[in-house]
RNA sequence: ACUAUGGAGAGUUUGAUCCUAGCUCAGGACGAACGCUGGCGGCAGGCCUAACACAUGCAAGUCGCACGAGAACACACCUUCGGGUGUUAGUAAAGUGGCGGACGGGUGAGUAACGCGUAGAUAACCUGCCCUUGAGAGAGGAAUAACUACUGGAAACGGUAGCUAAUGCCACAUGAUAUCAACCAGCCGCAUGGCCGGUUGAUCAAAGCCUUCGGGCACUCAAGGAUGGAUCUGCGUCGGAUUAGCUUGUUGGUGAGGUAAUAGCUCACCAAGGCAAUAAUCCGUAGCUGGUCUGAGAGGAUGAUCAGCCACACUGGCACUGAGACACGGGCCAGACUCCUACGGGAGGCAGCAGUGGGGAAUCUUAGGCAAUGGGGGAAACCCUGACCUAGCCAUGCCGCGUGGAGGAAGACACCCCUAUGGGGCGUAAACUCCUUUUCUAUUGGAAGAAAACCCUGUUUUGCAGGGCAUGACGGUACAAUAGGAAUAAGCACCGGCUAACUCCGUGCCAGCAGCCGCGGUAAUACGGAGGGUGCAAGCGUUGUCCGGAAUCACUGGGUGUAAAGGGUGUGCAGGCGGGACAGCAAGUCAGAGGUGAAAGCCCACGGCUCAACCGUGGAAGUGCCUUUGAAACUGCUGUUCUUGAGUCUCGGAGAAGUUGCUGGAAUUCGUGGUGUAGCGGUGAAAUGCGUAGAUAUCACGAGGAACACCAGAAGCGUAAGCGAGCAACUAGACGAGUACUGACGCUGAGGCACGAAAGCGUGGGGAGCAAACAGGAUUAGAUACCCUGGUAGUCCACGCCGUAAACGAUGAAUGCUCGCCGUUGCCCCGGUAAAGGGGCGGUGGCUAAGCUAACGCGUUAAGCAUUCCACCUGGGGACUACGAUCGCAAGAUUGAAACUCAAAGGAAUUGACGGGGGCCCGCACAAGCGGUGGAGCAUGUGGCUUAAUUCGAUGCAACGCGAAGAACCUUACCUAGGCUCGAACGCUACCGGACCGCUCCCGAAAAGGAGCUUCCCUUCGGGGCUGGUAGUGAGGUGCUGCAUGGCUGUCGUCAGCUCGUGUCGUGAGAUGUUGGGUUAAGUCCCGCAACGAGCGCAACCCCUAUCGUUAGUUACCAGCGGAUUAUGCCGGGGACUCUAAUGAGACUGCCUGCGCAAGCAGUGAGGAAGGUGGGGAUGACGUCAAGUCAUCAUGGCCCUUACGCCUAGGGCUGCACACGUGCUACAAUGGCCGGUACAAUGGGCAGCCACUCCGCAAGGAGGCGCGAAUCCCAAAAACCGGUCCCAGUUCGGAUUGAAGUCUGCAACUCGACUUCAUGAAGGCGGAAUCGCUAGUAAUCGCGUAUCAGCAAUGUCGCGGUGAAUACGUUCCCGGGCCUUGUACACACCGCCCGUCAAGCCAUGGAAGCUGAGAGCGCCCGAAGUCCGUGUCCCAACCCUAUGGGAGGGAGCGGCCGAAGGUGAGCUCAGUGACUGGGGCUAAGUCGUAACAAGGUAGCCGUACCGGAAGGUGCGGCUGGAUCACCUCUUAA
Repeated sequence: ACUAUGGAGAGUUUGAUCCUAGCUCAGGACGAACGCUGGCGGCAGGCCUAACACAUGCAAGUCGCACGAGAACACACCUUCGGGUGUUAGUAAAGUGGCGGACGGGUGAGUAACGCGUAGAUAACCUGCCCUUGAGAGAGGAAUAACUACUGGAAACGGUAGCUAAUGCCACAUGAUAUCAACCAGCCGCAUGGCCGGUUGAUCAAAGCCUUCGGGCACUCAAGGAUGGAUCUGCGUCGGAUUAGCUUGUUGGUGAGGUAAUAGCUCACCAAGGCAAUAAUCCGUAGCUGGUCUGAGAGGAUGAUCAGCCACACUGGCACUGAGACACGGGCCAGACUCCUACGGGAGGCAGCAGUGGGGAAUCUUAGGCAAUGGGGGAAACCCUGACCUAGCCAUGCCGCGUGGAGGAAGACACCCCUAUGGGGCGUAAACUCCUUUUCUAUUGGAAGAAAACCCUGUUUUGCAGGGCAUGACGGUACAAUAGGAAUAAGCACCGGCUAACUCCGUGCCAGCAGCCGCGGUAAUACGGAGGGUGCAAGCGUUGUCCGGAAUCACUGGGUGUAAAGGGUGUGCAGGCGGGACAGCAAGUCAGAGGUGAAAGCCCACGGCUCAACCGUGGAAGUGCCUUUGAAACUGCUGUUCUUGAGUCUCGGAGAAGUUGCUGGAAUUCGUGGUGUAGCGGUGAAAUGCGUAGAUAUCACGAGGAACACCAGAAGCGUAAGCGAGCAACUAGACGAGUACUGACGCUGAGGCACGAAAGCGUGGGGAGCAAACAGGAUUAGAUACCCUGGUAGUCCACGCCGUAAACGAUGAAUGCUCGCCGUUGCCCCGGUAAAGGGGCGGUGGCUAAGCUAACGCGUUAAGCAUUCCACCUGGGGACUACGAUCGCAAGAUUGAAACUCAAAGGAAUUGACGGGGGCCCGCACAAGCGGUGGAGCAUGUGGCUUAAUUCGAUGCAACGCGAAGAACCUUACCUAGGCUCGAACGCUACCGGACCGCUCCCGAAAAGGAGCUUCCCUUCGGGGCUGGUAGUGAGGUGCUGCAUGGCUGUCGUCAGCUCGUGUCGUGAGAUGUUGGGUUAAGUCCCGCAACGAGCGCAACCCCUAUCGUUAGUUACCAGCGGAUUAUGCCGGGGACUCUAAUGAGACUGCCUGCGCAAGCAGUGAGGAAGGUGGGGAUGACGUCAAGUCAUCAUGGCCCUUACGCCUAGGGCUGCACACGUGCUACAAUGGCCGGUACAAUGGGCAGCCACUCCGCAAGGAGGCGCGAAUCCCAAAAACCGGUCCCAGUUCGGAUUGAAGUCUGCAACUCGACUUCAUGAAGGCGGAAUCGCUAGUAAUCGCGUAUCAGCAAUGUCGCGGUGAAUACGUUCCCGGGCCUUGUACACACCGCCCGUCAAGCCAUGGAAGCUGAGAGCGCCCGAAGUCCGUGUCCCAACCCUAUGGGAGGGAGCGGCCGAAGGUGAGCUCAGUGACUGGGGCUAAGUCGUAACAAGGUAGCCGUACCGGAAGGUGCGGCUGGAUCACCUCUUAA
C1' cells in the first nucleotide's frame, strides 16, 4: 500500500405480430499453420504428428595422498655399431581398489490407480556421503589381476601354467547401550503395545595414507540428529447401464516362510466369505498437480514452456551389485529390427545435446565456453560436466521505437476518378522554404557481470578477519562520443445488413462471392477491376481449437394444458421429505484459535534495466483440509408428552362399483304350418341378389344367440381401463353425523408387483345379428374405395397370453392459503305446510375478481401463491428407426442411438384470400318471356398451313367487323431487284457556284444518270436573302426491351366501397370508428354503441329529353286580315301556334291516409306534363391484373451507321386442306313479286351536293337551275290500298359461273365497286352448348356520317319510323357486397401437398464370408533367473591323527514359479464383402390425389386384414371436426 470496480447485444421462421426454438455474428486466447507484406531492438518461445528408424561427434567420470607394475616418440652422451646410459618419467596408457555411474538431462507410451492432490498415520520401517556424542583400530594368514610364457579365435573375446601388492579377501583377540535366549524391577500409552534399568550366557569390528610431527584425511562399533526414501489410511479425481452382477488367494482365521518393514506378499490347513444401484465388474479415453485460457461470478475448457510427484528408456521377462536400482548412455534371457563376419560366430539401442531420414499444415545450429551458477571425484592443484551460461535461425508471441517535423493555395500545371460539363475528388498531399537525426553509414572510446578458490598474515582454527595474485565464452558486445545526410524503411484486410467505410466500368443465374441472412437472369454500393473511403499497422487477413455471448443442461439461473416435455392406473421395498411442546447430546451448522495450503504465477506496493515487456524484494490471497476450544436458534439423534395430520369404532342413507347364479320381455334371423300372388329388395339412378320349386306381406307355433328401448340427466359409482333389464348371494370403497379410542402411526415413491379399452394369439365351446378379408353389381379415365347384394375370421362364453390407444382434462401425487354468483347430486342441522328459505360437509358443472399466461385461456375441481417427492424435455428430419438386450407362441412391446441433412420445424393470435362452410343482400344471374348464335351460303377477323414475303401488334371474361374512321400504286413497316452514303426532311459552320424552279431530247422498269435551252431580289457595295454542290458536326432507324418508364387505355365496376386524425383497447401485428337493429339504388339515412370527427367515393351540381312561362322572330311558322295561283306561306303582313335558342319555372316524400321511436316504407291517393334517383348521358374512389401499348407520341438503356438508314419498280399484306369468333342474307304466305299512295330525324355538301330536261333496260352519260345552305340538293322504308303466287327447293333463296357494260383512277391481271342478261348452289328454322334484352326496351324498317379518287361497309358511329311479351319468385348456375366460421393458403385454391416408380449423388443397416486388433480362459513347451533339494565331481585361507579327512563353499543335476512361443474353443472391437433393406439430398421425369375448406367418404390414435402408390375397410377410442337442430348454463358488483 492493498485484499469494494462487477453483468450491453445483433441477424435469421411470418404478408405482418408475439412467443418457443435452433443456427450464425460481434470479444478474448493460442507451442499454431497458410496467404500477402516486411525497417530496428529487448524479453520469451520453438516436433502438438511416428514412445518411427537412426549415420557421425559429444553427453560420467575421477582419485598415484589406497596398490603393484610401468612404456614410446624425441633429445643428449657413450659404443665393440649388436647396442647401452641419462632425460623424457615413476609421465602416458592399462590393471587391482575406493567413491560416483540410483543425481543431473529426456519423454508421456502405459496408468482411472493410494498414480496424483490434500489431510493424516508408522507403537510396522530403512537411510551412503554430512553433523553431534561415546568407544576403538592388537596380532596374523591365504590368494589374485596387471605382468611373463605357451596357446584358441576372422573378430568379439578368451584358455592353461607361473609371479606379485593393497584402504581387496579370510580367521583369531578385545568389545558394548548392538543382536539373541532366560530371569527380575519400574514407568507410560492410542488397541496391537512402547520406553528404561539390572543379572547370566552366546554372537559380531577395524586399514591405512599424508605430514610442516602440531596434526589432517580415511577406517570400525554404538547412540542421536539432519536429509532422502518406504508403507498404510480419510476425502477428492473423465465418459458409457445398448457393461448388472463380479470374485477362488478370492474374504477371513491359525501356523510357517519372506521383507528394511505391515500385509494372502507367499505357502499348508480351516471357515465361506468379500464387493456392488452412494455404480461393483467390463469397455473407451487420459500421466496427475501448482497453474493456464475464458467468464461479472458460479462455472467451462485445458495441463506447452517453469515447478512438484509418478511412469518409462527398442519390446517382454529377470535378477545381480549397492545405502539406494530390479538401473536411459550396467548385466542375463527371449523377440523384432539394423550392422559386421573368414558363416563358425559377434555387435547395437538419441523418449541426453546437435544432426539425418520419414511422417506431417507445421517446429531451429552436427555453434562457443566451463567465465558464472550447480553437480561428480580429489587433501589440493585440477579433471569431467550438450546440466548450465551464451551466441546462431524463425515477425511464433509480448513490449518498445522508427519510416520525418513545421510552414506552404496559384486550393498549381498534370496523371487518375466522378460529373448535372458548371465543376468536384485525390489535397497541405506534392513542388518549394526552414528544421531535426531516433534509426542508418563511417570513425573513436568502451563496461558491469569477478571474487571466492589459491597464497600470505592473524586468530577464539570444520571457520572467521585482513592483505595479495590470477581468471570473461558472450565481446570490441551493450553503451557513449564525433561526422554525414530526409537521407535506408508500409503494408494488409474490408466498404449490402449485422459492422466503421460509395461511386464508375466490365460481366449478365455466366464467371464468381458467401460467417448468417443472401447477392449475380443488361442500369450489381454484395462478382472482377479502378478511383475514393474505413479499420489495424511491421504487420494484416484466413483456417483450426477453447471459453464467452448461450438463462442453449438453468447451483447462482429454465421448463412440461396447446410450442419438446406428466409415466395408462394403482400398490409399495429402498431412498427423499415430514405436525405441536419440553429436556439432553453436539453429527450437520456457526464462531475463535493453531497447523498446513512448496516455490513460481495472479493481485497490491516499492525497486532495477532510458520506458515497457521482463526482472527483484515485501505483502496479500490461495474461498481447501486437519486439530482444538466454544455456542445451541435451525436440521439431526435420544427420551418424555400432546392431538389438529393419519387411523380405528358406532349409527345412517346414496350408487350402471366388482364377482357368481337364476329369471324376464321386446326385436332380428331361421324352421314348420296356414292365408295369399307377382313381385320383393336396393339406390342419386341402377344392377348383382331373392321369388311361380310360391318370395315379399300376414297369422300361429317352435329354435337359438346376442343386446337390454322408455326411465336417462354436463346424473351416479369406480384408482384407471370401465360400469346400464330384474332378483338373490358374496365382496370392496367413498360420504354424512357422532363422539370414544391409538398417538405422527404421515406424504411421495427409482426398481419391483398388480390391474389395464379395442384389435390380436392359443385350447375348447358357441354363432342370431353385425362384419375386416373375399366375391359379385354399380360409379369412374381407372376405382384394389366411398354406394349396393352376399359373406369368413372375429364379435359372445371358459381358461391362458398380449400390455398397447387422441389409455386426454393432451393438465403426476399430497398438503396449506387466496373475492364471489348461479345450477345439480348425496347426507346432516335450523326452519316450517312432508313447502319456500337459511347453514354445514362431500362430489359434479357454468360464469367471473385478483393473480398467472406468448396468447388462447385457467381462475377454491388453478394453468394463482407456497412446500415435499416422483416422472419427463433440450432445434427439425433421419427415428415411435438400426444394432444390442429383456419380455412374448406369434404379431410385436419396452429400452433406444449414429452417420448424414436442413435453417428452420413449431405454438398462439392478426389481416387478407379461399372453401364442392353458414347467414343476409344485389345484378337480364337464374326463373318467366321475346329474338338470336351453334347447322347453310357469303362477308369479315383470328389460328393453322403455305410462301421470296404472306410486315407488326392484340390472346379467357377484358384478343378475334380489334389498332385499321377505308392495303390496286401510295399507304407499307414485309419480299425480290436496281440504286444513294451528310444521306429523303431540319439546324449550324466553312468554302465554291448560281437564281431556283421549269422545259426539250437520249438511256432506263423507275429512281437515277447524261446533253441542251432558259434565268433573280435587296444593299449602307462589306455583304445579305434564296438556292445547288463540297467538307465537317449534330442525322436517321415502325430495330430490341410495355418485365427500365411517362402518358393514355381496358377490367373488376357506376360495384359501394377505400382511408385518415385524435381518443380508447391490445405486449404486438392490429382492433375500434366502418360492427349491431332497421332502412336504402347507395358506408343512403336513422337509432344504439369508446368513440368523436374528417377525406376520396355515393348523391347533388353539368348536358340532352318530357311540361309551361318570358324574350327574340329569318331562311322556320301561318291563326286571324288582304292579294295571287289549277295548286303551293307564293306575296303583303303577323308574332298568336309549331319550331328555333337564350333565360326562367317545375318534383321536394312537399300534402293526405296507414305502419314505424326515427330514418323510411306502402297506397289504382290527391294535385300535376312528369312521383318517389321521371328517362338517357357525361362523371369511374383506394386499388388489382409486372393487364395493353417502345408501331400514335414521348423517353432511359442496348444495338445498326456504303446499313437494321434512304430512293425506286414489281410483288406481298387478298395466298387455302382446315378450325374458331363476329356478322349479313335466307330457308318463306305475319311472305315473295307487281302497281298505287303517305309520314321522319340525325347529318353532309364547292376539285362538292346536284333540282330539272334529254339519252340509255340499267349502272350511267350529256346539258344544266339552285345552294358555301333552318333558304338549294342528297332524300326514306316498313306501314296502308289493290293485284298475283298456293306450300313447291317454289314467282322462296340468292351463292357460283358465263357474257356484255358503267364509273373512279397514271394504272382495276394478281386485287375495286356498280349495272344488265343468263346461270340458279347450299339451305325446309339448325346437336351438345350458348348470347342479348325489363319499355319507347326487345323485335322490325329504313336514313345519315366519318374515313374516302374509288371501294371490298353486310363493319363502325349516329338518326328516326312501327312497336311487343314477361318477371311467381331467389331453391339452383354465374358475378358481386356485408357479417361470421375453418384453413397446413399469403406468388394467396390456377394455392398447398402425400406416397410408389424412374435418374444421379451421399452416408448408413443386414449379409455367405474374408482380414486385422484386443483381453481373458484351458492345455503344451519352457529361456534367463531367484528360491528349495541334492551335490558320487571340484575347491587356497579354519580344524585334525595332514599326499588324507572334516567344517564350509561351488560346478553339475533335479524341483516350484516363470517371459516369449505353440495350440484349442469361444468372446469383444474395427475394416472389408457378391447381394440386399430402408433413409437423405437433387429448378422444370411418371402414376395417381391421401392431407389442409365439411379437402369433396371429417380427420386422427391403437390394432388387424388387404391393396401399384398415396391408402382402404373392420373394431374400440379422441375432438386437436365444419354445418344444422335440440337441451343446459352464463352474461353480478
Predicted 3D model of a 1533-nucleotide RNA (small-subunit ribosomal RNA) from Longimonas halophila.
The coordinates come from a structure-prediction model, not an experiment, and the mean pLDDT is 85.
The sequence was found in a public genome assembly.